[in-house]
RNA sequence: AGAGUUUGAUCCUGGCUCAGGACGAACGCUGGCGGCGUGCUUAACACAUGCAAGUCGUGCGGAGAUGUGCCGGAAGUUUACUUUUGGUGCAUCUUAGCGGCGGACGGGUGAGUAACACGUGAACAACCUACCCUAACGACCGGGAUAACACCGGGAAACUGGUGCUAAUACCGGAUACGCUCUGUUGGUGGCAUUACCUUCAGAGGAAAGUCGGCCUCUAUUUAUAAGCUGGCACGUUAGGAUGGGUUCGCGCCCCAUUAGCUUGUUGGUAGGGUAACGGCCUACCAAGGCGACGAUGGGUAGCCGGCCUGAGAGGGUGGCCGGCCACACUGGGACUGAGAUACGGCCCAGACUCCUACGGGAGGCAGCAGUGGGGAAUCUUCCGCAAUGGGCGCAAGCCUGACGGAGCGACGCCGCGUGGGGGACGAAGGCCUUCGGGUUGUAAACCUCUUUUCUGAAGGGAGAAUGUUCUAUCUGUAAAUAGCGGAUAGAGUUGACGGUACUUCAGGAAUAAGCCCCGGCUAACUACGUGCCAGCAGCCGCGGUAAUACGUAGGGGGCGAGCGUUGUCCGGAAUCACUGGGCGUAAAGGGCGUGUAGGCGGCUAGAGCAGUCGCAGGUGAAAUCCCACGGCUCAACCGUGGAACUGCCUGCGAAACCAUUUAGCUUGAGGACAGGAGAGGAAAGCGGAAUUCCUGGUGUAGCGGUGAAAUGCGUAGAUAUCAGGAGGAACACCGGUGGCGAAGGCGGCUUUCUGGCCUGGUCCUGACGCUGAGGCGCGAAAGCUAGGGGAGCGAACAGGAUUAGAUACCCUGGUAGUCCUAGCUGUAAACGAUGGGUACUAGGUGUUGGUGGGUUCAUACCCAUCAGUGCCGCAGUUAACACAAUAAGUACCCCGCCUGGGGAGUACGGUCGCAAGACUGAAACUCAAAGGAAUUGACGGGGGCCCGCACAAGCGGUGGAGCAUGUGGUUUAAUUCGACGCAACGCGAAGAACCUUACCAGGGUUUGACAUGCUGGUUACCGAUCUGAAAAGUGAGGGACCCUUCGGGGAGCCAGCACAGGUGGUGCAUGGUUGUCGUCAGCUCGUGCCGUGAGGUGUUGGGUUAAGUCCCGCAACGAGCGCAACCCUUAUCUUUAGUUGCCAGCACAUAGUGGUGGGCACUCUAGAGAGACUGCCGUCGACAAGGCGGAGGAAGGUGGGGAUGACGUCAAAUCAUCAUGCCCUUUAUAUCCUGGGCUACACACGUGCUACAAUGGCCGGUACAACGGGAAGCGAAAGCGCGAGCCGGAGCAAAUCCCAAAAAGCCGGUCCCAGUUCGGAUUGCAGGCUGCAACUCGCCUGCAUGAAGUCGGAAUCGCUAGUAAUCGCAGGUCAGCAUACUGCGGUGAAUGCGUUCCCGGGCCUUGUACACACCGCCCGUCACACCACGAAAGUUGGCAACACCCGAAGUCGGUAUCCUAACCAGCAAUGGAGGGAGCCGCCGAAGGUGGGGUCGAUGAUUGGGGUGAAGUCGUAACAAGGUAGCCGUACGGGAACGUGCGGCUG
Repeated sequence: AGAGUUUGAUCCUGGCUCAGGACGAACGCUGGCGGCGUGCUUAACACAUGCAAGUCGUGCGGAGAUGUGCCGGAAGUUUACUUUUGGUGCAUCUUAGCGGCGGACGGGUGAGUAACACGUGAACAACCUACCCUAACGACCGGGAUAACACCGGGAAACUGGUGCUAAUACCGGAUACGCUCUGUUGGUGGCAUUACCUUCAGAGGAAAGUCGGCCUCUAUUUAUAAGCUGGCACGUUAGGAUGGGUUCGCGCCCCAUUAGCUUGUUGGUAGGGUAACGGCCUACCAAGGCGACGAUGGGUAGCCGGCCUGAGAGGGUGGCCGGCCACACUGGGACUGAGAUACGGCCCAGACUCCUACGGGAGGCAGCAGUGGGGAAUCUUCCGCAAUGGGCGCAAGCCUGACGGAGCGACGCCGCGUGGGGGACGAAGGCCUUCGGGUUGUAAACCUCUUUUCUGAAGGGAGAAUGUUCUAUCUGUAAAUAGCGGAUAGAGUUGACGGUACUUCAGGAAUAAGCCCCGGCUAACUACGUGCCAGCAGCCGCGGUAAUACGUAGGGGGCGAGCGUUGUCCGGAAUCACUGGGCGUAAAGGGCGUGUAGGCGGCUAGAGCAGUCGCAGGUGAAAUCCCACGGCUCAACCGUGGAACUGCCUGCGAAACCAUUUAGCUUGAGGACAGGAGAGGAAAGCGGAAUUCCUGGUGUAGCGGUGAAAUGCGUAGAUAUCAGGAGGAACACCGGUGGCGAAGGCGGCUUUCUGGCCUGGUCCUGACGCUGAGGCGCGAAAGCUAGGGGAGCGAACAGGAUUAGAUACCCUGGUAGUCCUAGCUGUAAACGAUGGGUACUAGGUGUUGGUGGGUUCAUACCCAUCAGUGCCGCAGUUAACACAAUAAGUACCCCGCCUGGGGAGUACGGUCGCAAGACUGAAACUCAAAGGAAUUGACGGGGGCCCGCACAAGCGGUGGAGCAUGUGGUUUAAUUCGACGCAACGCGAAGAACCUUACCAGGGUUUGACAUGCUGGUUACCGAUCUGAAAAGUGAGGGACCCUUCGGGGAGCCAGCACAGGUGGUGCAUGGUUGUCGUCAGCUCGUGCCGUGAGGUGUUGGGUUAAGUCCCGCAACGAGCGCAACCCUUAUCUUUAGUUGCCAGCACAUAGUGGUGGGCACUCUAGAGAGACUGCCGUCGACAAGGCGGAGGAAGGUGGGGAUGACGUCAAAUCAUCAUGCCCUUUAUAUCCUGGGCUACACACGUGCUACAAUGGCCGGUACAACGGGAAGCGAAAGCGCGAGCCGGAGCAAAUCCCAAAAAGCCGGUCCCAGUUCGGAUUGCAGGCUGCAACUCGCCUGCAUGAAGUCGGAAUCGCUAGUAAUCGCAGGUCAGCAUACUGCGGUGAAUGCGUUCCCGGGCCUUGUACACACCGCCCGUCACACCACGAAAGUUGGCAACACCCGAAGUCGGUAUCCUAACCAGCAAUGGAGGGAGCCGCCGAAGGUGGGGUCGAUGAUUGGGGUGAAGUCGUAACAAGGUAGCCGUACGGGAACGUGCGGCUG
């Protein structure tokens, strides 16, 4: 620091996901040790049991125990003791009660709380503070009670009543009191102020407690004590300090506006009360305020902070442990005591719950430490100790302390250590893979050697952690004092939970110790097997449908390691809420437009002060944490010390540029005055002509109208047409223009009136008056709504006619709302420049509108300049690109609005507005990994342009009808083997199925096999009569070998066995090879350069031309390759060479005749080599090109004809059955042999052909002319026989020699005479021939006989452009035989082509695209089914907060006429008084009750839309002109997408 994922590819936007770190975690697998930390995040749920706050006898009276002294009693006896008991002292110890201090700390939890709760900084002149410290002074004289205790009662218990006794550091009265408090008062000082302080005087009020030790200096006496002295502790008053608290204020402190108004003690005042203290804190009265868009009120959520996690930082998240603060203690309320509480282990009341009960009544509160149940994914021992630290009490010893110190449990986290180290093979075994060679596991193991951290055993170690305390001694303070007490020093004694610790030493022995996740990409790491869209994986993309590096297992590898993965959460990456640091033309996003409030921002000059700002200094920012340095545990984690830091807040002083404030000015921003100007700017009234329609009348007659074509409709009752007159409504042709005006919507005949804004010019005036603008207010197309008018045309709905499969549409005929006016409502549009407003700046060019100035001119005709608008082009710059570019989307500033993935959804709920329709505001659950923008290359279009092709057209002949042949489908069958399926399967594989072929079926056989190779063992191979059998096969008389040899044997053959063979079994979607097709179409690419962010483009496009990307020209391209063409074969002409088997002109011979012969090679021909044709020449057109057209010459003319030749690629095209081949399957069978059957079936359908339907013909007779070819298991002549097929025959020929071989159409002559025929030949019968082991299934041919359909073929469709079509025959391959098929050959030999509109196919350019599996594409909505979440809903139910009323506990406060009352007062007393208590009354008051509302949930028959789902149904809306351009708003209609009307937009 980035990466994956939208596409065929690209750039961008944008979301999703991953890699990192962290955790009080949990889960899965695994687990050796130690150190340091840490451990109920859920039920603030309920709690058994034990412990967690006591202490002081030096405050008090008792009680008790022990010891002992004294005085007694009793018992036992060893007569002196023992035991026991009573009284009274003393000593020590214990402690229920009274009393003091402490239980307000420590410990827990986070429910509540959005608050001065917390943080930070200030303030208190408005406050308190026990214990502690300092200072000063004091502690005098008295009094009355009460627990304990005793006795008597009540009660189950808890507990409690009465009577009586008693003490205090308990309680009370009085005295004193400078300073204290209060009241008044004199003078002064300070403070922003309320007021504070100092000072003078007067008055009133208010204190106290003892106890313990020591001593005899003072005093008193009884020489030892005290009331004396002295000291310790305690006590009282005052002042100060310290500590801790209380209160107030500035600033900071979550979400929701679908919470916008809240408030009556409310805001303030006066007076009083209350408090430690200010204060509506409370009460009475008075006033009517206070808070709020800078977010009040309400709702939700939440303890806050230091910090912690993350991050580069800014931020974001978090508040567990530790520390600070707050709040709470079963829930709610209340006070008491006290320095302090409204009190976790106190009290009272109410409530819920639990427990005890004798049913009367009582008891309780683990959110202390352990622990239990429950909840939960989940969180520990009912441990040890007060040795240390700290706390309470105490003079102290000491006691108490679940605070704390420790141990235990848990890999929960961090840190450290170990599970061994060294040597050890060209490398064991085993595993896995394999191309079978090997590779890998792997120095890994074994084996040798070494070490002992750890482990086990044993010993040491009371080291350090320890100071304190007690005692002794010395010094010192106090003091009269060598008492005592306090302090210091030294010595001695004593104290350890942890702890059988740490640590050290010895012995033993590699001994006791490795797992988890991953291996398709991201992301380090690959193979085999299994599985076969199954099982499964998955964080995202995505894997799995028979060769899975993605599932499972194994081997191997990678990562981390006592852990490793998974899940969850937070931050990061995410610049994906953007302060640092984003955007808004088209991706999400500019408000429809204006006006203007608050707010934000704001021109020039000078002065002032200094709030912001900046500087310096001070205070604070607790400690811990983080960072740095050093140090301590062997290191580290951890801990200690110091520093830095804590970015903040406050205070003082200073600076004065900027911002703000203020003062005084200025004119350039803004505005005003003046003079001109243009304009569909707005409102109202009036006027005008053209046109449509209607009415009346005239003329006139059969149609009109409408469409792609029609029909509905109108018309003989007179339409349409035409003329005249009239009525009425709406809109304003031409001018008219990327012209004008307006803020936008919008505005168009003419005139008048009223009225807004704008522009220009130059002078004057005001003097920043400005810009923007949340809310607010106003305007706002069309449609729509209300009421009343109006209604010509047009025209949703509706009706009819067409179209159509349907047609709720497009088209046509009608037609209602509406469109128009008035008054009101609605408030939306693709309200668009999809571009908010303002200001300034930043090259130009060219139009146009309205001004002004200058030049010029007769002339606003022209030129120049400038201002304001409005267009186009274009530089820089910007932009993802497209594009924008002074009218910015450039460069900057100011203000407003808006966006944050797609869908759900502009929906639901709530609210506001509206008559309604609906508008504005505006979510969530759920779901997807995309949705999108721009551009690129293709493909496609019922887009465009150019061009070609037997593509159409023009022609000729066919197919489709018939019969037959052949192939296919289908059907049938035991089998009808298999493959080929639009063109590009179907006379195709098959160049020839009777057996064979043959792969199929039935039956009969064989199993190392019909065939190959190797090994082992054996052995004579081979021929073979006979018999069985359908054959295969079996049997086997008899016959009978070969080669080499070193004589052992070996080779070939045969038999048996083991390895293996075999498969036309599967997969052409695992493959090679081959082939078809587009298409013989003209295309397909590359290198370098250039352009573009890039895909990519350019080149290859353009202008011409060509059969051609053929060539020329131009051009940021220049070249090149594969294709085209040419080179090759053949054919057409000539030359030359050669001359047999060919040929025969001339010469000669011979024959019935014939190149038969001599001879010749001239000609034909044959087959070699050459020539020839190149737009070369001429003319013309063209651009002076390429080239076209015409012509000459030529056998041939513009690639002369034909062939071979098939670019990059497409179709998962065809073929596993030509062959080859991976994998799978089979192995007495899916192999192999044989016989017979089948592939030849036959209601039917299709393809390809043959023969015909006849006279351009049939038949008969005669007669002529080819070429390509084939021939030895062959072609087979002549001659003979047969009507014929054929037979016989065998000459000749391995072929320019012989044979096949007759060419046929043609020509000549004859006949038939238009008919189912002298056409046509199917079918069938009989008789023959040929091949072949064999013609039954199932061959071909011949003769005789038979003589079917068919009279030119519907829709539709095929071939062909010249030696072609058509027609005629011939040959060949296959082959024993079988040809209408196929491949070739020649003979005869046409017609037509205007032309490119249309059909099909193709090429190039361009355009649109939502397609890229590429239009056989994509895709929309209803309906049906399943599942999911949500809304509504008669209701039902629960929570929360508040309100009104009722009731009203405890308790404070207030009152009190009843009752009670030790201290003080009065009084001789009785009694009274003061004061107090109880009771009662009153205010307030928790819980509870009643009621109507609010709000938030849960649930609900039914219902609504939404989402998702492999193949469902109906249509075809959108994407191409998507077949009616689409879309927006609105209204109506319709199964549905949608259709139509009106207005708008171009996307």
Record summary
Small-subunit ribosomal RNA from a bacterium, 1547 nucleotides, folded computationally. The prediction has a mean pLDDT of 83. Rfam family: Bacterial small subunit ribosomal RNA. RNAcentral holds the sequence, with entries from SILVA.